[in-house]
RNA sequence: GGGCGGGUAGUUCAGCAUGGUUAGAACGCCUGUCUCACAUACAGGAGGUCCGAGGUUCAAAUCCUCGCCCGCCCA
Numbered sequence: 001g002g003g004c005g006g007g008u009a010g011u012u013c014a015g016c017a018u019g020g021u022u023a024g025a026a027c028g029c030c031u032g033u034c035u036c037a038c039a040u041a042c043a044g045g046a047g048g049u050c051c052g053a054g055g056u057u058c059a060a061a062u063c064c065u066c067g068c069c070c071g072c073c074c075a
Stems, first nucleotide, its partner, number of pairs: 001074007010027004020058001029045005051067005
């Protein structure tokens, strides 16, 4: 330098092809019940301007362009 994959909650990821109710799961965290207490279990809750900037559109995590970061391959 070229090619491919990825960046979404604290963590690991789904959702993207076919744009449209309110962006989800598991683990973790918080509260309550239970316990002498802890853990487990059960119930409830908080937490995300979806890597950044533009564009298209009535509407973008999702489509297009550019950039940044991470991984793999080729040279």
This is a predicted structure of a 75-nucleotide RNA (transfer RNA) from a Caldifarciminales bacterium. Its Rfam family is "tRNA". The family's RNA type in Rfam is transfer RNA. The coordinates come from a structure-prediction model, not an experiment, and the mean pLDDT is 82.